[in-house]
RNA sequence: CUUAUCGAGAGAAGUGGAGGGGCGGGCCCAAUGAAGCUUCGGCAACAGAUUCGUUUGAAUACUGUGCCAAAUCCUGCAGCCAAUCGUGCUGGCAGAUAAG
Numbered sequence: 001c002u003u004a005u006c007g008a009g010a011g012a013a014g015u016g017g018a019g020g021g022g023c024g025g026g027c028c029c030a031a032u033g034a035a036g037c038u039u040c041g042g043c044a045a046c047a048g049a050u051u052c053g054u055u056u057g058a059a060u061a062c063u064g065u066g067c068c069a070a071a072u073c074c075u076g077c078a079g080c081c082a083a084u085c086g087u088g089c090u091g092g093c094a095g096a097u098a099a100g
Base pairs, nucleotide, nucleotide: 001100002099003098004097005096006095011040012039013038014037015036019029020028021027023076024075025074026073041068042067043066046064047063048062049060050059051058052057072094077091078090079089080088081086
């Protein structure tokens, strides 16, 4: 850079000692212990593998990643609304993950 997905799902212990949720604005989480690190456990099924089907696919969860507060926590930019102006809808930006 390209493509696909992002309202589902899944946490304990040890260590550590004040931050964390990408950024701004909000709103949250955190001394009943944040981030980070370690161990064990779990979720998911993107790619590989295996099996089945063979048009597309389905299953398993062995391997490589990923993930385990809140919709990607909400929002940001542009647009839509006939009685509805909203915790509304559509598309984008940004971000995350996988594969190339």
Annotation:
A computed fold for a 100-nucleotide RNA from uncultured Sporolactobacillus sp., annotated as SAM riboswitch aptamer (S box leader). Its mean pLDDT, the model's own confidence on a scale to 100, is 84. It matches the Rfam family "SAM riboswitch aptamer (S box leader)". From the family's description: The SAM riboswitch is found upstream of a number of genes which code for proteins involved in methionine or cysteine biosynthesis in Gram-positive bacteria. The RNAcentral record of the sequence draws on MGnify.